[in-house]
RNA sequence: ACUGAAUACAAAGCGCCCGGACUAUUUCAGAAGAACGGAGAGCAAGUGAAAUAGUCGACGAGGAAGAGGUUAAUCGAAUGAUUCGGCGGAUACCUCUCGGGGAGGCCUGCACCCGUUAGUUUUGUACAAAACAGAGAGGCAACUUUCUGGACAGAAUCAAAACAUCAGGCACAA
Numbered sequence: 001a002c003u004g005a006a007u008a009c010a011a012a013g014c015g016c017c018c019g020g021a022c023u024a025u026u027u028c029a030g031a032a033g034a035a036c037g038g039a040g041a042g043c044a045a046g047u048g049a050a051a052u053a054g055u056c057g058a059c060g061a062g063g064a065a066g067a068g069g070u071u072a073a074u075c076g077a078a079u080g081a082u083u084c085g086g087c088g089g090a091u092a093c094c095u096c097u098c099g100g101g102g103a104g105g106c107c108u109g110c111a112c113c114c115g116u117u118a119g120u121u122u123u124g125u126a127c128a129a130a131a132c133a134g135a136g137a138g139g140c141a142a143c144u145u146u147c148u149g150g151a152c153a154g155a156a157u158c159a160a161a162a163c164a165u166c167a168g169g170c171a172c173a174a
Stems, first nucleotide, its partner, number of pairs: 014088004019084001020056010036042001059076003065097005098115004105170005119163006132149007
C1' cells in the first nucleotide's frame, strides 16, 4: 500500500464519476498552415493529439403513520447557461392497513378528501442561501475554503370567505 472483518461517525439539490469541459507535466504534430469554418470559400497560431495526475460536476426553502410497489419525486433563486450527462439513493406518487375530517351530542357503516400541522377551492400574507462586493487561507494552476456586508423568491404556514355523502342507532332538551 492492497484485501477482508468488526466498531464509530456521517444524507437527502443527498452521495459517487467511466462521458464531457477545464488545469498541469511530458512527448509528438503544426506558416510546406494547427484550431475554427457549407469543414467549402476563407480565416489565421500558446492550436491539436496521446499519456499521467488533478479540478468542476445542485444555491437554498420544503418534505416521513406503517407495509409493499414504482421512477424523469415539490418550490423557486442564480449563472449566460456543465446546476450538462451518467450511476445509486431519497420524506414524492400508487395500492392496502391504520388514523383524521362539518352544519345540537355520541356511536356504526359507506362515499369523498386528507396524514397526526390529518376536507377542498379562492383571495390575501412571510421568509433563504448561493450568486454579488470586500478581506483572508490552501494549491504551479484549474479550483477549494473561511469570515464580513447589504439584498432579492416561490411552494408553504397563517388568516378570511365559500362549499362539502347517504343510511341506521342511542341519549338529552323542547